[in-house]
RNA sequence: GCCACUGUAGCUCAGCUCGGUUGAGCGGCUGACUUGUAAUCAGCAGGCCGGGAGUUCGAAUCUCCCCAGUGGCU
Numbered sequence: 001g002c003c004a005c006u007g008u009a010g011c012u013c014a015g016c017u018c019g020g021u022u023g024a025g026c027g028g029c030u031g032a033c034u035u036g037u038a039a040u041c042a043g044c045a046g047g048c049c050g051g052g053a054g055u056u057c058g059a060a061u062c063u064c065c066c067c068a069g070u071g072g073c074u
Base pairs, nucleotide, nucleotide: 001073002072003071004070005069006068007067010026011025012024013023020057028044029043030042031041032040050066051065052064053063054062
């Protein structure tokens, strides 16, 4: 330099194919239970979906540019 893939909650990831309320597990907080802790159960909070622009009534999802990372080729 070229090609492909990845970027979504504190962490690991789904959701993208086929545009229409952003989710799960773990973690955090509160409560119940317990002599107490753990475990268990119930509830709650936490996201400008890597950045910008475009298309559209409407974009995490489609298009373009950029950034970061991983792998391959040279």